[in-house]
Formats: sequence, C1' cells, structure tokens
RNA sequence: GCCGCCUUAGCUCAGUCGGUCAGAGCGGUGCUCUCGUAAAGCACAGGUCGUCGGUUCGAUUCCGACAGGCGGCU
Repeated sequence: GCCGCCUUAGCUCAGUCGGUCAGAGCGGUGCUCUCGUAAAGCACAGGUCGUCGGUUCGAUUCCGACAGGCGGCU
C1' cells in the first nucleotide's frame, strides 16, 4: 500500500428483508426474605446503535468517507 470482517448499556453480545417502545445475560441500585450475610425473587436506573455525510416520507438497519480494532496479502 491492497483486501476482508467488526464497532449497539459499565462488560459480553443479540437484533432488525427500513417503520410499531432498541433487547438479553452479567454487573449497579432499591425492596422482599434472613438473627445477619450470601443465594433466590421482584422492581428500577443505565443507550446521540463509533463519527460525519448521502438515499428515503422515515435509517441502529441501505450507500460513501473517516476513526478505532482484528485478520490476510504484498
């Protein structure tokens, strides 16, 4: 230098052939339970879906550029 893949909650990850509330597990907080902890149960909070543009009535989803990460080739 070229090619491919990935980027969604604090962490690990789903998801959507473009629309209806953006989800799970773990973690966090509160409550119940307990003599007290843990465990368990219930509830809650937490997201500009990497950034900027484009297409569209409408983009987390499609297209482009850029940034970061991983891999391959030279």
The RNA shown here (transfer RNA) has 74 nucleotides and comes from a Micromonosporaceae bacterium. Its Rfam family is "tRNA". Rfam links the family to the GO term triplet codon-amino acid adaptor activity. It is annotated as a transfer RNA. The same sequence occurs in records of 2 taxa. A source record names the gene trnT. The sequence is in RNAcentral, with records from ENA and Rfam.